[in-house]
RNA sequence: CCGUGCUAGAUGGGGAGGCAGCGGUGCCCUGUAACCUGCAACCCGCUAUAGCAGGAUUGAAUUCCCUGCUCAGGUUUGCUUAUGUGAGGUCUGCCUCGGAAAAGUGGUGUUGAGGAUUGGGUCCCGCGCAACGGAAAUUCAUGAACCCCGUCAGGUCCGGGAGGAAGCAGCGGUAAGUGAACCCUUUCGUGUGCCGUGGGUGUGCCUGGUCGGAGCCAACUGCCCGGGUAACGCUCGGAUGAGCAAUAUCAAAGCAGGGUGCACGG
Numbered sequence: 001c002c003g004u005g006c007u008a009g010a011u012g013g014g015g016a017g018g019c020a021g022c023g024g025u026g027c028c029c030u031g032u033a034a035c036c037u038g039c040a041a042c043c044c045g046c047u048a049u050a051g052c053a054g055g056a057u058u059g060a061a062u063u064c065c066c067u068g069c070u071c072a073g074g075u076u077u078g079c080u081u082a083u084g085u086g087a088g089g090u091c092u093g094c095c096u097c098g099g100a101a102a103a104g105u106g107g108u109g110u111u112g113a114g115g116a117u118u119g120g121g122u123c124c125c126g127c128g129c130a131a132c133g134g135a136a137a138u139u140c141a142u143g144a145a146c147c148c149c150g151u152c153a154g155g156u157c158c159g160g161g162a163g164g165a166a167g168c169a170g171c172g173g174u175a176a177g178u179g180a181a182c183c184c185u186u187u188c189g190u191g192u193g194c195c196g197u198g199g200g201u202g203u204g205c206c207u208g209g210u211c212g213g214a215g216c217c218a219a220c221u222g223c224c225c226g227g228g229u230a231a232c233g234c235u236c237g238g239a240u241g242a243g244c245a246a247u248a249u250c251a252a253a254g255c256a257g258g259g260u261g262c263a264c265g266g
Base pairs, nucleotide, nucleotide: 001266002265003264004263005262006261009058010057011056012030013029014028015027020047021046022045023044024043035055036054037053038052039051064259065258066257067256068255069254073250074249075248077245078244079243080242081241082240083239085237086236087235088234093232095228096227097226098225099224103221104220105219106217107216108215115211116210117209118208119207120206121205122204123200124199125198126197127196128195129193130192131190132189133188134187135186136185138181139180140179141178142177148173149172150171151170156165157164158163
């Protein structure tokens, strides 16, 4: 150096996550290369030698190991943004309440503003009076078939008669009742009258007189101050996703270099 056989190793790899840590199933990225069966996420199996158990293929090099380059992808941080969510009214607009002020609009004013002064009405209470309404009294009229009165035709009864008795209708009067009037009398009442008188009240509204001589009002807009309100905007926090940037980290695949057994025979 070549041939034959065996062994170590290999038979996808990686990321996040999970875990005391290491793997696996699961999720994601990459890849297509002989792996197969059982176990397994409120988990399965191990312990730094880090899947366990069994079976199969390949096998010392393009295939194993190490390093470097390159790089899909993932993770960390920051910024922007979207969605939904929690809190905040001592950040902050919108909205709303109160106050102040009077730039604008508007209203009003020499047919006299604001202001000063004075009178009356309206308010509450007491007393008195009047009016109105009601009731009673009063007057007039009407008013009892019979159970009111007077007189009682006719008729009835008693009596020999003279005469007497009861008594219907009618007439008159009256009671209960009904109707009308009501100057006078009594009584009750009231958004009738403020008529009288006295007290209270002093904020409103209406109205009149005098002085005076140009503003006054504050409804709306704008400005200022003080409160309220978490629906929206705003502030803060956290969750999920997207994009951008940089650093760091892990890293498949690829490329390059280096390293690495045993036995037998020639």